RNA sequence: CAACGGGAGAGCGUGCGUUUGACACCAGACGCACCGCCGAAGGCGCAAGUUACCCGCAACCGCUCAGGCCCACGAACUGUUG
Repeated sequence: CAACGGGAGAGCGUGCGUUUGACACCAGACGCACCGCCGAAGGCGCAAGUUACCCGCAACCGCUCAGGCCCACGAACUGUUG
């Protein structure tokens, strides 16, 4: 690096619009906005550590720009094989 597998968290929120359901007060899907939240794509801060030391790299912790908040997809990390 590749293949197969494991892999958490957070609103089934509100409003508006589109669309579908024969109609519809109703429901689903999608889009936008608002508020609330999550951190394990990425990014950023701090810095244990590594190193004779420096450069460099960088855990834990933190920030949430991005990403995400039914499920799915994705997902740091990880198991087996090559």
The RNA shown here (Glycine riboswitch aptamer) has 82 nucleotides and comes from a soil metagenome. Its mean pLDDT, the model's own confidence on a scale to 100, is 79.